[in-house]
Predicted 3D model of a 76-nucleotide RNA (transfer RNA) from Thiomargarita sp.
It was read from a public genome assembly.
It matches the Rfam family "tRNA". By type it is a transfer RNA. Its family is annotated with triplet codon-amino acid adaptor activity in the Gene Ontology.
Lineage of the source: Bacteria > Pseudomonadati > Pseudomonadota > Thiotrichaceae > Thiomargarita.
The prediction has a mean pLDDT of 83.
RNA sequence: UUUCGGAUAGCUCAUCAGGUAGAGCAGUUGACUCAAAAUCAACGGGUAGCAGGUUCGAAUCCUGCUCUGAAAUCCA
Numbered sequence: 001u002u003u004c005g006g007a008u009a010g011c012u013c014a015u016c017a018g019g020u021a022g023a024g025c026a027g028u029u030g031a032c033u034c035a036a037a038a039u040c041a042a043c044g045g046g047u048a049g050c051a052g053g054u055u056c057g058a059a060u061c062c063u064g065c066u067c068u069g070a071a072a073u074c075c076a
Base pairs, nucleotide, nucleotide: 001072002071003070004069005068006067007066010025011024012023013022019056027043028042029041030040031039049065050064051063052062053061
């Protein structure tokens, strides 16, 4: 440099023919306990990498850019 993949909650990941953004863990509060752990219940937490475009409607499709993983190529 080229090709392919990835970026969604604090972490790991779903949502894969465009139609209300979710789960597990973690966190907070409560129950239980002499207390703690475990367990149970409830709650909070999102510009879906950034900027545009298409559309009535975009996490999803298109374009550019950023970061990241793998492979290929070049290096007098």